RNAcentral holds the full RNA, with entries from ENA. A computed fold for a 693-nucleotide part of an RNA from a Sphaerochaetaceae bacterium, annotated as large-subunit ribosomal RNA, domain II.
[in-house]
Context: one part of a larger RNA
């Protein structure tokens, strides 16, 4: 992993409280137990103990349609004034029990059971190749006055060296479904000791034992292991088993040792032979301080200038007194703006009431049944944040939860549209219409040349890319660009300088001449001139050519971590404005034909059918309805079966479905219809359990 079996809302209570069906009814009911008949269970009869209602109120004694509280006849609590119970069957839900199944780490208990492991002690016995150093003492000689002391020599000491059994376990590699629930290899440490080890004994669970690491105590230790409390308890996590039909949520609000829980209320559904509302347009009356705007209309900030109190400064003075002031400034004016906790004002919605139209179960109320009480995106109003988050917290809507179908390449929640079922019919929504790909290579005018663009976003700034206005300037009396010529002359103005001659500076009635024009000079350039240009003018050319603002499309700005792109493919339109006509396109709508609910009507017949007409039929928690199949009981068919039952393997029927019925083949002894009843009642999932492969 797969098959094959078992596997999860029971079952109890003379308990509660709603429903329903059936009996009696202001009643209602019998329990133990008797007697009778059937013989274990039944059925009938009998048995008023007892319990429940019909009256309450009071703490009681009591009293009564009233009571209790009071000094009280007052007020004021609970009651009557409003008549239905009560038994017993089934059902729903709750209560107490294990209580829908599995599942703890944990605690308490026992004269319980372990120290064959292993920790530490007793007792009694084993074992430590070989090598090396070579201490005390001691013997000789030297040596001393006598010791001391040297040296040679003997000696063999040590928690001494090296290093094998033996003991352990440094470091790497292996090996980790091992050869193995700790091990091989190769290294490595002790290796006469606080050394190792055989054998028997000892210490036991809140206890031991521990050269201490919470170690060890039989592969189990921050409290062993076994049985037994015991189905411990899990506000938690998983997992609950056939079918069809109707509605159909919530993720909020107050409280919680309460935040993943749970009580209350909101929303969901079911019932009442219950109520008479409820929504929305419109008109009309209302409260209100939000958006906006406004501040000589408060509070409070707050830009310039004006006036002017008060200060600084400076000048004057012995002093008092005066002047001045591009310095700081109250208050007054003028002007400019500002506020969630300012407000002279002040909308639109939203509420709340009247009336009056539309609508047509949508509203309310009592009872039974719940689930939700982690919600998220987006769009719009804010708060917090960085006008950061797929961010967080609130409102309003909407959709995802719990929503399929068409677009957005792909995609919870954007954009269209809510899917009862079947059609190889038709209309369209978004959004498309060269090809992938279903439809226009569609018409009409314009733009853009950057592949900008083609379905993710780029700024400030900068552009003699280009298109389309609007002002204006100059032009056939010839403009604008180029060409060809001219651009002099008082003069080298005056001052300044070494020099200053149109061009270092300063200076200014920068002026005159002769001129088509020609500055006391625009730039280059000389030490100073000198050159070379320009302004300015004539000639050539022949018709537009200059500035300023708008504006469309585009252009640089343009920088990201694996290889790149509009979904590709490629497009010069198939980009992209503006308009226009076809076309495709969904489960929308509509055709036709069928199922259902549920509301009106009608016909037939009392149990529901037919009919005709409308409206409905996405759904997860969850409420409700109707069925299937399975196993056994009682009756029924006076069923069925060796002339072949169940069970298995096929095909076909019939039903919306669980199924379910015929045939065949295969099996070789039992099984079923109906109407009822009663459960060990339906598996894919539980890291489910046993098997099997």
């Nucleotide at each position: 992993g797969c098959c094959u079996a078992c596997g999860a809302g029971u079952u109890a209570g003379u308990c509660g409280u709603c429903g329903u069906u059936a009996g009696c009814g202001a009643g209602g009911u019998u329990a133990a137990c008797c007697c009778c008949g059937a013989a274990u269970a039944c059925g009938g009869g009998g048995g008023u103990a007892g319990c429940c209602g019909a009256a309450g109120c009071g703490a009681a004694a009591g009293c009564g349609a009233g009571u209790c509280u009071u000094a009280a006849u007052a007020g004021g609590g609970c009651g009557u004034u409003u008549u239905a119970g009560u038994u017993a069957g089934c059902g729903g839900c709750g209560c107490u029990a294990g209580a829908c199944g599995c599942g703890a780490a944990a605690c308490c208990u026992g004269c319980g059971u372990g120290a064959u492991c292993u920790a530490c002690c007793c007792a009694u016995g084993g074992c430590c190749a070989g090598g090396u150093u070579g201490a005390a003492g001691c013997u000789u000689u030297g040596g001393u006055a006598a010791c001391a002391c040297a040296a040679a020599g003997u000696g063999g000491a040590g928690g001494a060296c090296c290093g094998a059994a033996c003991c352990g376990g440094u470091a790497a590699a292996c090996g980790u479904u091992g050869a193995a629930a700790a091990g091989u290899u190769u290294u490595c440490g002790g290796a006469u000791g606080a050394g190792c080890u055989g054998u028997g004994g000892g210490u036991a669970g809140g206890g031991g034992u521990g050269a201490a690491a919470g170690g060890c105590c039989a592969a189990u230790c921050a409290a062993a292991c076994c049985g037994g409390g015991a189905a411990a308890u899990a506000g938690c996590u998983c997992g609950u088993a056939c079918u069809c039909c109707c509605c159909g949520a919530a993720a909020u609000g107050c409280a919680u040792u309460u935040a993943g829980g749970u009580g209350c209320a909101g929303c969901c559904u079911u019932g009442u032979a219950g109520a008479a509302a409820g929504u929305g347009u419109u008109a009309c009356a209302g409260a209100g301080g939000u958006a906006g705007a406004g501040c000589u209309a408060c509070u409070g900030a707050u830009u310039g200038g004006g006036c002017u109190a008060g200060g600084g400064g400076g000048c004057u003075u012995c002093a008092c007194c005066g002047c001045c002031u591009a310095c700081c400034a109250a208050a007054c004016c003028c002007u400019g703006a500002c506020a969630a906790a300012c407000u002279c004002c002040g909308a639109a919605u939203g509420c709340u009431g009247u009336a009056a139209c539309a609508u047509g179960a949508u509203u309310c109320a009592c009872a039974g049944g719940a689930g939700u009480g982690a919600g998220g995106g987006c769009a719009u109003g804010g708060g917090u944040g960085c006008u950061a988050a797929g961010g967080u917290c609130c409102a309003u809507g909407u959709c995802c939860g719990a929503g399929a179908g068409g677009g957005a390449a792909a995609g919870a929640a954007c954009c269209c549209a809510g899917a009862c079922c079947a059609u190889c019919a038709g209309c369209u929504a978004a959004g498309g219409u060269c090809c992938c790909u279903a439809a226009a290579u569609a018409u009409a005018c314009g733009c853009u040349a950057a592949g900008u663009u083609g379905a993710c976003c780029a700024a400030a700034c900068g552009u003699u890319g280009u298109u389309c206005g609007a002002c204006u300037g100059c032009a056939u009396u010839g403009a604008c660009a180029g060409c060809u010529a001219g651009g002099a002359u008082g003069u080298u103005g005056g001052c300044u300088u070494g020099g200053a001659a149109g061009c270092a500076g300063c200076c200014a009635u920068u002026c005159a001449u002769u001129u088509a024009a020609c500055g006391a000079g625009u730039g280059c350039g000389u030490a100073a001139c000198a050159g070379c240009u320009c302004a300015c003018u004539a000639g050539u050319c022949g018709a537009g050519c200059g500035g300023u603002u708008g504006u469309g499309c585009g252009u640089g700005g343009a920088u990201g971590a694996u290889a790149a792109u509009c979904g590709g493919g490629c497009a010069u339109a198939a980009g992209u404005g503006u308009a226009u006509u076809a076309c495709c396109g969904a489960a929308g709508c509509u055709a036709u034909g069928g199922a259902a609910u549920u509301c009106g009507g009608a016909u037939u017949u009392u149990a529901a059918a037919u009919u005709c007409g409308g409206a409905u039929u996405g759904g997860u928690a969850g409420g409700g309805g109707a069925g299937c199949a399975u196993u056994c009981c009682a009756g029924u068919c006076u069923g069925c079966g060796u002339a072949g039952a169940a069970g298995g393997a096929g095909u076909a029927u019939u039903g919306c479905g669980a199924a379910u019925u015929a045939c065949u083949c295969u099996g070789g002894a039992g099984c079923g219809u109906c109407u009822g009843g009663a459960a060990a009642a339906g598996a894919a999932a539980a890291u489910g359990u046993a098997g099997g492969c």
Its Rfam family is "Bacterial large subunit ribosomal RNA".
Lineage of the source: Bacteria > Pseudomonadati > Spirochaetota > Spirochaetales > Sphaerochaetaceae.